[in-house]
Model confidence (mean pLDDT): 77 of 100. Predicted 3D model of a 107-nucleotide RNA (SAM-I/IV (S-adenosyl methionine) riboswitch aptamer) from a Betaproteobacteria bacterium. Its Rfam family is "SAM-I/IV (S-adenosyl methionine) riboswitch aptamer". The literature on the family includes a 2008 paper in RNA by Weinberg et al., "The aptamer core of SAM-IV riboswitches mimics the ligand-binding site of SAM-I riboswitches". The model forms 100% of the base pairs in the Rfam consensus. Lineage of the source: Bacteria > Pseudomonadati > Pseudomonadota > Betaproteobacteria.
């Protein structure tokens, strides 16, 4: 990278910006938006709720099907080094949120 396998989601949400290109449809870059899937934080640890900070995605009709379902998409952290290729080590993650409940510790 590409294939397969698992589980979770496909409700809803977002630009009368600026620039280059195109006959046009549309692509491209910046900016700035939407979404808590993964980290991260908000608390020792669980739950729930939260925060667009680090990672991905998105900026519109998923598609088929009477339905159950099938198919496609998206997610399942990033960077750097080592390495016996299996792991191992180390870095960054906001001025945002700063909360409920249970749990431990302390008094």
């Nucleotide at each position: 990278a590409c294939c397969g396998c698992a589980c979770a989601u496909u409700u809803g949400g977002a630009a009368u910006u600026g620039g280059g290109u195109c006959g046009a449809c549309g692509c491209c870059c910046a900016u700035g938006c939407c979404a808590a899937c993964c980290u991260g934080c908000c608390u020792u640890c669980c739950c729930g709720g939260g925060c667009a900070a680090g990672g991905u995605g998105g900026a519109a009709a998923c598609g088929c099907g009477a339905a159950a379902g099938c198919g496609g998409a998206u997610g399942u952290g990033g960077c750097u080094c080592c390495u016996u290729c299996u792991g191992g080590a180390g870095c960054a993650a906001c001025g945002a949120a700063g909360c409920g409940g249970g749990u431990a510790c302390a008094g």